[in-house]
RNA sequence: UUGUGUUUUAGAGGUUGCGAUGAACAAUGAGUAUUUUAGAAUAGGCUAAGGGAGCUGUUAUGUCUAGAAGAAAGGUGUCAUCGCCGAAGCAUAUUUCCCCUCCCUUGGGAUUUACUGCUGGUAUUAUGUUGAAUAAGCAUAAUACUGUCAUUGAUAGGUUGCCCAGUCUAUCAAUGGUGCGCUAUUUCACAC
Numbered sequence: 001u002u003g004u005g006u007u008u009u010a011g012a013g014g015u016u017g018c019g020a021u022g023a024a025c026a027a028u029g030a031g032u033a034u035u036u037u038a039g040a041a042u043a044g045g046c047u048a049a050g051g052g053a054g055c056u057g058u059u060a061u062g063u064c065u066a067g068a069a070g071a072a073a074g075g076u077g078u079c080a081u082c083g084c085c086g087a088a089g090c091a092u093a094u095u096u097c098c099c100c101u102c103c104c105u106u107g108g109g110a111u112u113u114a115c116u117g118c119u120g121g122u123a124u125u126a127u128g129u130u131g132a133a134u135a136a137g138c139a140u141a142a143u144a145c146u147g148u149c150a151u152u153g154a155u156a157g158g159u160u161g162c163c164c165a166g167u168c169u170a171u172c173a174a175u176g177g178u179g180c181g182c183u184a185u186u187u188c189a190c191a192c
């Protein structure tokens, strides 16, 4: 010097990379929930669904029709700021709650923990699921694009005295793999 393992630090993929925050703005939510006035029929009503208990009602507090008034949250977009490149998202198990006057079952939402497992990234389509929704999220599959590494081939350049041979770099193409990966760099050990 080179190689292998180990270790340190810093980076790259995309201008549609990932996520979070906001007394910001906008649309949707919705002329919905809800309040009120008038009328009608009727005995039911209190839960996202079912069952049980309990409470309450028979002059509706519930339902329907018409008029008047009339929201909000989650989710989305724009903008701004921040943290980052297993960024992050799921599955399984687990902690604590919420959707109900109480209990049980089912379902849904939020949250804590685990280097337990899966996914390199983005887009489109289809199915399922959450959702008011045709928005958007999540899961699976297919297709396309893309990042990176390896192998092969072609071209160009460098290099080994020369070389049709070897080797290195760059570009393009094809095939395959994929993040505890890849690039550069640092420490230590071993080999040469």
Stems, first nucleotide, its partner, number of pairs: 002191004009184003014085001017084006024078003034069007044056003048106006088119004092114002096110004120146011147178014

The RNA shown here (Lysine riboswitch aptamer) has 192 nucleotides and comes from Crassaminicella thermophila. It matches the Rfam family "Lysine riboswitch aptamer". Gene Ontology term of the family: lysine biosynthetic process.